[in-house]
RNA sequence: GGGCGGUUAGCUCAGUUGGUAGAGUAUCACAUUGACAUUGUGGGGGUCGCUGGUUCGAGUCCAGUACCGCCCA
Numbered sequence: 001g002g003g004c005g006g007u008u009a010g011c012u013c014a015g016u017u018g019g020u021a022g023a024g025u026a027u028c029a030c031a032u033u034g035a036c037a038u039u040g041u042g043g044g045g046g047u048c049g050c051u052g053g054u055u056c057g058a059g060u061c062c063a064g065u066a067c068c069g070c071c072c073a
Stems, first nucleotide, its partner, number of pairs: 001072007010025004019056001027043005049065005
């Protein structure tokens, strides 16, 4: 230098044909207990790496760019 894959909640990851952003875990509150743990219910937490474009509408499509991994040179 070239090719491929990845980037979404604190962490690990889903997200189908473009149509209200989710799960597990963590965290907080409540219930349960003599107390703790466990369990149950509920809450909070998101610029979907960044910039731009297409579209009535983009996590998803297109272009550029940053970072990480693998391969080629």